[in-house]
RNA sequence: UACUGACAAAGGCAAACUUAUUGAUAAGAUAAGGACGCAAAGCCACGGGCCUAAGGAGCAAUCUAUGGUAGCCGGGUUACCGAA
Numbered sequence: 001u002a003c004u005g006a007c008a009a010a011g012g013c014a015a016a017c018u019u020a021u022u023g024a025u026a027a028g029a030u031a032a033g034g035a036c037g038c039a040a041a042g043c044c045a046c047g048g049g050c051c052u053a054a055g056g057a058g059c060a061a062u063c064u065a066u067g068g069u070a071g072c073c074g075g076g077u078u079a080c081c082g083a084a
Base pairs, nucleotide, nucleotide: 005081012038013037017033018032019031020030021029022028036071042077043076044075046074047073048072049069050068051067055064056063057062
């Protein structure tokens, strides 16, 4: 340094839920509270999956992302500590 992750140490993030704001009274996002958990649960929409359907299409059922999800997976990139 790389791989790796311990009845180690110092720390970090923050699910559900509540409140406020925002968004298309959407999915969701942001802030505060709150902790289910997480060795990248730091960052990035490149690939796949999933969510929503304003607008558009359709007689209708419904379809559709240019909207999202990184705490769905893969991938890229940065990083604390040092037992086996």

RNAcentral holds the sequence, with entries from Rfam and Ribocentre. c-di-GMP-I riboswitch aptamer, 84 nucleotides, folded computationally. The model forms 95% of the base pairs in the Rfam consensus. Its mean pLDDT, the model's own confidence on a scale to 100, is 89.